[in-house]
RNA sequence: GCGGGAUGGCCAAGUGGUAAGGCGUGGGUUUGCAAAACCUAUAUUCGCGGGUUCGAUUCCCGCUCCCGC
Numbered sequence: 001g002c003g004g005g006a007u008g009g010c011c012a013a014g015u016g017g018u019a020a021g022g023c024g025u026g027g028g029u030u031u032g033c034a035a036a037a038c039c040u041a042u043a044u045u046c047g048c049g050g051g052u053u054c055g056a057u058u059c060c061c062g063c064u065c066c067c068g069c
Stems, first nucleotide, its partner, number of pairs: 001069006009023003017054001024042006047063005
């Protein structure tokens, strides 16, 4: 210098119209107790700061960190 990436505790989708799913964890139902199963809660700084837009996780600019060349 070039390319890719950063999303809940963890993994991970979404790439303009307010964020799926899985695991974990808390609460509940059930059970003699548990486990299993089921229900429910768990991201309004989506790395940070600006810009564009009616509206940005998404597009543009800068910065930080990680991976590859």